[in-house]
Molecule: SAM riboswitch aptamer (S box leader)
Organism: uncultured Ruminiclostridium sp.
RNA sequence: CUUAUCAAGAGCAGCUGAGGGACAGGCCCGUUGACGUUGCAGCAACCGUCCGUAGUAUACGGAAAUGGUGCUACUUCCUGCGCCGGAGUUAUCGGCGGAAGAUGAG
Repeated sequence: CUUAUCAAGAGCAGCUGAGGGACAGGCCCGUUGACGUUGCAGCAACCGUCCGUAGUAUACGGAAAUGGUGCUACUUCCUGCGCCGGAGUUAUCGGCGGAAGAUGAG
C1' cells in the first nucleotide's frame, strides 16, 4: 500500500505501581490497584489443515482451538467528515456512507 472483518463471544491469579480507554471533545475505568507484564483458563474459524458441492484459478458450505496469529470493561465506549430523514430552532434523535483506528491475509 491492497483487501476482508469490526452490535456476538470469552477472566482469574502473581509482579509492578499511576495513569488508562489510539488522537481531540465527551463519557467512563483506576491505590477496593487500573494500564502493562507473566502464568493459567477461556472465546473465536482470519490464515493454514481436513471433508463435501460446483468446479478444478477459485467460490460456497461444514469440521477441528494439539499448527500461525488474534482477542477476553464500555458497539472500534460515543461523536468527529458528508448525505438523507424526524423534530423544530439551535439544542437534539435516527439511517447510510466516508475518514481514522484495530486485527488477519497478501